[in-house]
Context: one part of a larger RNA
RNA sequence: UUGGGCGUAAAGAGCGUGUAGGCGGCUGGAUAAGUCAGAUGUGAAAGCCCUGGGCUUAACCCAGGAAGUGCAUUUGAAACUGUUCAGCUUGAGUAAGGGAGAGGAAAGUGGAAUUCCUGGUGUAGAGGUGAAAUUCGUAGAUAUCAGGAGGAACACCGGUGGCGAAGGCGACUUUCUGGUCCUAUACUGACGCUGAGACGCGAGAGCGUGGGUAGCAAACAGGAUUAGAUACCCUGGUAGUCCAACGCCGUAAACGAUGUUCACUAGGUGUUGAGGGUAUUGACCCCUUCAGUGCCGAAGCUAACGCAUUAAGUGAACCGCCUGGGGAGUACGGUCGCAAGAUUAAAACUC
Numbered sequence: 001u002u003g004g005g006c007g008u009a010a011a012g013a014g015c016g017u018g019u020a021g022g023c024g025g026c027u028g029g030a031u032a033a034g035u036c037a038g039a040u041g042u043g044a045a046a047g048c049c050c051u052g053g054g055c056u057u058a059a060c061c062c063a064g065g066a067a068g069u070g071c072a073u074u075u076g077a078a079a080c081u082g083u084u085c086a087g088c089u090u091g092a093g094u095a096a097g098g099g100a101g102a103g104g105a106a107a108g109u110g111g112a113a114u115u116c117c118u119g120g121u122g123u124a125g126a127g128g129u130g131a132a133a134u135u136c137g138u139a140g141a142u143a144u145c146a147g148g149a150g151g152a153a154c155a156c157c158g159g160u161g162g163c164g165a166a167g168g169c170g171a172c173u174u175u176c177u178g179g180u181c182c183u184a185u186a187c188u189g190a191c192g193c194u195g196a197g198a199c200g201c202g203a204g205a206g207c208g209u210g211g212g213u214a215g216c217a218a219a220c221a222g223g224a225u226u227a228g229a230u231a232c233c234c235u236g237g238u239a240g241u242c243c244a245a246c247g248c249c250g251u252a253a254a255c256g257a258u259g260u261u262c263a264c265u266a267g268g269u270g271u272u273g274a275g276g277g278u279a280u281u282g283a284c285c286c287c288u289u290c291a292g293u294g295c296c297g298a299a300g301c302u303a304a305c306g307c308a309u310u311a312a313g314u315g316a317a318c319c320g321c322c323u324g325g326g327g328a329g330u331a332c333g334g335u336c337g338c339a340a341g342a343u344u345a346a347a348a349c350u351c
Base pairs, nucleotide, nucleotide: 004322005321006320007305008304012319014201015200016199017198021194022193023192025088026087027086028085029084030083031082033081034080035077036076037075038074039073040072041071042070049065050064051063052062053061054060091191092188093187094186095185096183097182098181099180103177104176105175106174107173108172109171110154115149116148117147118146119145120144121143125136126135162169163168206248207247208246209244210243211242215241216240220236221235222234223233259318260317261316262315263314264313267296268295269294270293271292272291273290274289275288276287277286300307301306324351325350326349333344334343335342336341
């Protein structure tokens, strides 16, 4: 390579946009590049295969024939693929009318709570633990009341609820803005799917510049525990956590450990958004159609666990990835980065 695979055994890229490429709906006409059929030429000899012959047989040798994937030229066929022309509406999209939402960005505002400061009341403890101690407190702490400052986060609602491609998003108001769902029509007329490279986004931690710092808290210090205790527990505490018309980093058990898209294949029961019908004074109830999100389960699949219309079932298209364990996601080299490092990625050796 062929083949087989990728939820948990090795294996789905963290996620999207999209270039090349690959693949692509229905009808009719043309064409004949692919495709299919015929003919001609070529396809050296030897060999292989068939027939006959020669050495006493055989091996061996000789003669004839057949075969020869293929290539070229030519004549046809027109179902499929391609190309081209014309058309269609079911895929895709646009317009119109509605809807839900922690989707994103900016500005402003709010109330609880912690801490600190000031003042009042008040007196000897407070705090902390398994038990203690370090620690704070007669220079008046803890507790309690009033006022003030500042930073960060938004209880209840809150929900296998919602939104977003993923990361993620949760107080309220305003402004700007993206996506999505439903409905009945109208319009465009295959405009589609996937996507190597590429580009963009990407939790936390970390880095650079400048701010900010209430609480928490790597490092660090002390107290305990212990044989020891560079830990778990306690008292402190610095980076950091927060902000920016900032700039980098680019990784995570970035997980549903399950790539994206399309079609098909029993049901039952919740829930979210929208619609239709029935019913009603009305909200419900009941029936039903879409779009999500859960649970249970048939067939089927699976090594089993389990999955099961949100498939891991049955098929199709395209991409990514795997190929015994260790060495190793390492070395070297390249690219990127301020650095930390990231990415690409071996071999010897060994079992």
A computed fold for a 351-nucleotide part of an RNA from an uncultured delta proteobacterium, annotated as small-subunit ribosomal RNA, central domain. Its Rfam family is "Bacterial small subunit ribosomal RNA". Its family is annotated with structural constituent of ribosome and ribosome in the Gene Ontology.